This is a predicted structure of a 107-nucleotide RNA (SAM riboswitch aptamer (S box leader)) from Pedobacter cryoconitis.

[in-house]
RNA sequence: UACUUAUAAAGAAAGACUGAGGGAUUGGCCCUAUAACGUCUUGGCAACCUCUACUACCAAUGGUAAAAGGUGCUAAUUCCAACUCUGUAAAAAGAGAGAUAUAAGUA
Numbered sequence: 001u002a003c004u005u006a007u008a009a010a011g012a013a014a015g016a017c018u019g020a021g022g023g024a025u026u027g028g029c030c031c032u033a034u035a036a037c038g039u040c041u042u043g044g045c046a047a048c049c050u051c052u053a054c055u056a057c058c059a060a061u062g063g064u065a066a067a068a069g070g071u072g073c074u075a076a077u078u079c080c081a082a083c084u085c086u087g088u089a090a091a092a093a094g095a096g097a098g099a100u101a102u103a104a105g106u107a
Base pairs, nucleotide, nucleotide: 001107002106003105004104005103006102007101008100013042014041015040016039017038021031022030023029025082026081027080028079043074044073045072046071048070049069050068052065053064054063055062056061078099083096084095085094086093
């Protein structure tokens, strides 16, 4: 980097450094000199993988707990929409797909 699978309506702070944009893209709508975004430190949230227990089970594989390790995250539903379908006078609303993000596996 590519592919496959799963998940994405929940949750979670502060300090220091820096200094103008940022929220993937486009359009909205928001955040931001009362310092956003980014980096570092210490916390915290989560439970995808490993480890450790308990439990169901012939086995495979599930369920529950914990959070030591590998990770990820810590504004707004992935902030909303984008393509298709249902719906309507037009909307609203809903379903599916696509894209994106995270994890694990394979190449």

The sequence was found by an Rfam model in a public genome assembly. Taxonomically the source falls in Pedobacter (Bacteria, Bacteroidota, Sphingobacteriales, Sphingobacteriaceae). The prediction has a mean pLDDT of 84.